[in-house]
RNA sequence: GCCCCCAUCGUCUAACGGUUAGGACUCCAGUCUUUCAAGCUGGCAGCCGGGGUUCGACUCCCCGUGGGGGCG
Numbered sequence: 001g002c003c004c005c006c007a008u009c010g011u012c013u014a015a016c017g018g019u020u021a022g023g024a025c026u027c028c029a030g031u032c033u034u035u036c037a038a039g040c041u042g043g044c045a046g047c048c049g050g051g052g053u054u055c056g057a058c059u060c061c062c063c064g065u066g067g068g069g070g071c072g
Base pairs, nucleotide, nucleotide: 001071002070003069004068005067006066007065010025011024012023013022018055027043028042029041030040031039048064049063050062051061052060
């Protein structure tokens, strides 16, 4: 330099173009317990950035950024 893949809560991970963006762990509150842990109930928290297509974009296209892999 060229090619391919990836980017979603603090972490891991889902989401036929029409979802209240779901789940697990963590965290917080409550409950339980003599206390802690575990269990149970509830809660907080997220679509990498900018354009485009579309009635409608996390999803499709382009550019960029970051990460991974291959070739030279």

A computed fold for a 72-nucleotide RNA from a Longimicrobiales bacterium, annotated as transfer RNA. The coordinates come from a structure-prediction model, not an experiment, and the mean pLDDT is 83. Rfam family: tRNA. Rfam classes the family as a transfer RNA. Taxonomically the source falls in Longimicrobiales (Bacteria, Pseudomonadati, Gemmatimonadota, Longimicrobiia).